[in-house]
Context: one part of a larger RNA
RNA sequence: UCCUCCGAGUUUAAGUCUCUGGCAAGCUUAACCCCGAAAGCGGGGGAAGGCGAAGGGAAACCGAGUCUUAAUAGGGCGUUAUAAGUCAGAGGCUUAAGACCCGAAACCGGACGAGCUACCCAUGAACAGGAUGAAGCGUUGCCGAAAGGCACGCGGAGGUCCGAACCCGUGAGUGGUACAAUACUCUGGGAUGAUUUGUGGGUAGGAGUGAAAAGCUUAUCGAGUUCGGUAAUAGCUGGUUCCUCCCGAAAUAGGUUUACGCCUAGCCUCCAAGACAACUAUUUGGGGGUAGAGCACUAAUUAGGAUAAAGGGCCUUACGGCAUUUACUCUAGUUAAACUCCGAAUCCUGAAUAGUAUUUCUUGGGGAGUCAGACUACGGGGGCUAAGCUCCGUGGUCGCGAGGGAAACAGCCCAGACCACCGUCUAAGAUCCCAAAAUAUAAGCUAAGUAGAGUCUAAAGGAAGUCAUAUUCCUCAGACAGAAGGGAGGUUGGCUUAGAAGUAGCCAUCCUUUAAAGAGUGUGUAACAACUCACCUUCAGACUUGGGAGUAUGGCGCCGAAGAUUUGCGGGCUUUAAGCUUAUUAUCGAAGACGUGGACUCUUCGCUCUUAGCUUAAGCGCGAACGAGUGGUAGGGAGGCGUUCUGUACUUGCUGAAGUAGAAUCGAAAGAUUCUAUGGAAAGUACAGAAGUGAGAAUGGAGGA
Numbered sequence: 001u002c003c004u005c006c007g008a009g010u011u012u013a014a015g016u017c018u019c020u021g022g023c024a025a026g027c028u029u030a031a032c033c034c035c036g037a038a039a040g041c042g043g044g045g046g047a048a049g050g051c052g053a054a055g056g057g058a059a060a061c062c063g064a065g066u067c068u069u070a071a072u073a074g075g076g077c078g079u080u081a082u083a084a085g086u087c088a089g090a091g092g093c094u095u096a097a098g099a100c101c102c103g104a105a106a107c108c109g110g111a112c113g114a115g116c117u118a119c120c121c122a123u124g125a126a127c128a129g130g131a132u133g134a135a136g137c138g139u140u141g142c143c144g145a146a147a148g149g150c151a152c153g154c155g156g157a158g159g160u161c162c163g164a165a166c167c168c169g170u171g172a173g174u175g176g177u178a179c180a181a182u183a184c185u186c187u188g189g190g191a192u193g194a195u196u197u198g199u200g201g202g203u204a205g206g207a208g209u210g211a212a213a214a215g216c217u218u219a220u221c222g223a224g225u226u227c228g229g230u231a232a233u234a235g236c237u238g239g240u241u242c243c244u245c246c247c248g249a250a251a252u253a254g255g256u257u258u259a260c261g262c263c264u265a266g267c268c269u270c271c272a273a274g275a276c277a278a279c280u281a282u283u284u285g286g287g288g289g290u291a292g293a294g295c296a297c298u299a300a301u302u303a304g305g306a307u308a309a310a311g312g313g314c315c316u317u318a319c320g321g322c323a324u325u326u327a328c329u330c331u332a333g334u335u336a337a338a339c340u341c342c343g344a345a346u347c348c349u350g351a352a353u354a355g356u357a358u359u360u361c362u363u364g365g366g367g368a369g370u371c372a373g374a375c376u377a378c379g380g381g382g383g384c385u386a387a388g389c390u391c392c393g394u395g396g397u398c399g400c401g402a403g404g405g406a407a408a409c410a411g412c413c414c415a416g417a418c419c420a421c422c423g424u425c426u427a428a429g430a431u432c433c434c435a436a437a438a439u440a441u442a443a444g445c446u447a448a449g450u451a452g453a454g455u456c457u458a459a460a461g462g463a464a465g466u467c468a469u470a471u472u473c474c475u476c477a478g479a480c481a482g483a484a485g486g487g488a489g490g491u492u493g494g495c496u497u498a499g500a501a502g503u504a505g506c507c508a509u510c511c512u513u514u515a516a517a518g519a520g521u522g523u524g525u526a527a528c529a530a531c532u533c534a535c536c537u538u539c540a541g542a543c544u545u546g547g548g549a550g551u552a553u554g555g556c557g558c559c560g561a562a563g564a565u566u567u568g569c570g571g572g573c574u575u576u577a578a579g580c581u582u583a584u585u586a587u588c589g590a591a592g593a594c595g596u597g598g599a600c601u602c603u604u605c606g607c608u609c610u611u612a613g614c615u616u617a618a619g620c621g622c623g624a625a626c627g628a629g630u631g632g633u634a635g636g637g638a639g640g641c642g643u644u645c646u647g648u649a650c651u652u653g654c655u656g657a658a659g660u661a662g663a664a665u666c667g668a669a670a671g672a673u674u675c676u677a678u679g680g681a682a683a684g685u686a687c688a689g690a691a692g693u694g695a696g697a698a699u700g701g702a703g704g705a
Base pairs, nucleotide, nucleotide: 001705002704003703004702005701006700011097012096013095014094015093016092017091018090019089020088021087022086023085026051027050028049032045033044034043035042036041055062056061065077066076067075068074100239101238103236107229108228109227110226111225112224118203119202120201121200122199123198124197125196126195127193129162130161131160132158136154137153138152140151141150142149143148166190167189168188171186172185173184174183205221207217208216209215242640243639244638245637246636247635252265253264254263255262256261266370267369268367269366270365271364272363273362274361275360277359278356279355280354281353282352283351284350285349286348287347292342293340294339298336299335300334301333302332303331304330305329307327309326310325313322314321315320373398374397375396376395377394378393379392380391381390382389403414404413405412418598419597420596421595423594424593425592429588430587431586432572433571434570438585440584441583442582443581444580445579451574452573461559462558465556466555467554468553469552470551471550472549473548474547475546482539483538484537485536486535488512489511490510493507494506495505518533522531523530599630600629601628602627603625604624605623606622607621609619610618611617612616641694643691644690645689646688647687648686649685650684651683652682659678660677661676662675663674664673665672666671
């Protein structure tokens, strides 16, 4: 890893609802007893008791009433409104129990352990060799009066030194399905001592032992092991087994020692009763204070003016004056979620009309699930008008939704899959090739491979790119560009300044001669000078649907522009396009629509049968519709298939049962039947009943390969 088998909503009691049956204003027995049968059963007895037919009151008690009360008042709970219960059985759910199954770490009790290890007791054992050389001693030598000192010799102390055995385990490497559940190699520490060690004995589970690390107490220790309490508990994780049909959610509110749990409501489903209430469109009547706008209120705010009062400042002997701030007011201009003199669209709501419908709603009851939501569009709060961010509101999709498009891509665009078909038409999106369909048509634009939909980028800013539109001006009386010449005088304007002469700066910016020439557009000088421009003339010549100089707006492009696997529209590739803009006609394109056939469900209609019956009602079955519907997670409801066993009635089988293998056929499916082979003795059908009743998942269990 595979195969086979096993493997999870059960049982009891009580309650409640639905269905079925008995009896019914009643229903019913329990324990127990008797008879029969012999394992659980059948029949008979047994009203003790229970529920119901009446309630009210704390109760006495009263009673269609009663309680409260002084009350006959009022009020509460009942009665009435046309009345059903009860006992069984089955099913749904609840509660108590192990309560769908598996799963803790733990807690408590009794035992078993000191053959490992910790410490202790008793009794034994072990420590090559070398080094150092304490005390003490000396009939030795020297010194000394002596005491004694020094030297030497003898001596052999020490938790002394070096180093084997022995004990330990420092560093590194190897090993790491090992030689080994702690080893090996090299290296290292102790090695006469608080040393090491044999044998026997002692101390234990909240206890021992501990030169203390919460160490050790048999590979187990912040409380050993084992058995029991025990199926501990687990708001947590995982798993939970056949088929088909109908409907189909939620991820919200309030509360919660509550936040990954739960309760009630909301939303789903089933049953019963009822309403005609629903949705869409149009018309019409109401509601509102958002967007926008505005400044009339509230609050904020810019500039200027006028006025008066107050505060301080300055001047002033006082009087008074000056400027300034604030307030008020005027003119002009603004701002606001918590401003409004105004005020939409959408929206909400009443009515009428039309259309649609398996519509919708209400009440009562049974069963739920949901309480982590996601993105997208729009309106907002928070944040940085950041986030695949976060929190609300409204719609959509996903969730629970397949199909087509977007290269791929839950949440985007199109569109909602009952089944079949080698039929037709379309949606979004496409039509050069990959790749189904236009190398379509018409008019423009782009030269950047811009681009080839966007997301997956791009801005401020810059530029005689190019196209279009609008507008101003010049133009044979010669435009624009080019070339040649002029570009002057008062005057070096005044001031300032060392100087300032067109050209540092300040002020003014006139007049004259002219074809024209600024009290000067730049370069330049210390200041002048010099060069140049504006402006004027000449040359040449555009030759009018023209030429030229600007300005503004718009279209498409350019620069600005740096990223990580490979240059990159999905690729190839594409330039009057296969790019962009506008218009048009075709075609392709989905599980959409249509066509043909079929299945099921609901509604409507019809027929037959059954039951009770006078009409009629209910149920079952069949048929028609040129009626509608049939995506689906959690979940609700309905109907079936199969397994084992029991009862009743039948049937098959040695002329071959079950089982096993293969094949064919039938059914919408679970499944069923038949045949052949194998096998060698039991098996099945119909109708009922009862369950140890269906496996692919639980890091499931056992066995096998």
Overview:
Large-subunit ribosomal RNA, domain II from a Pseudomonadota bacterium, 705 nucleotides, folded computationally. The coordinates come from a structure-prediction model, not an experiment, and the mean pLDDT is 81. Its Rfam family is "Bacterial large subunit ribosomal RNA". The full RNA is in RNAcentral, with records from ENA.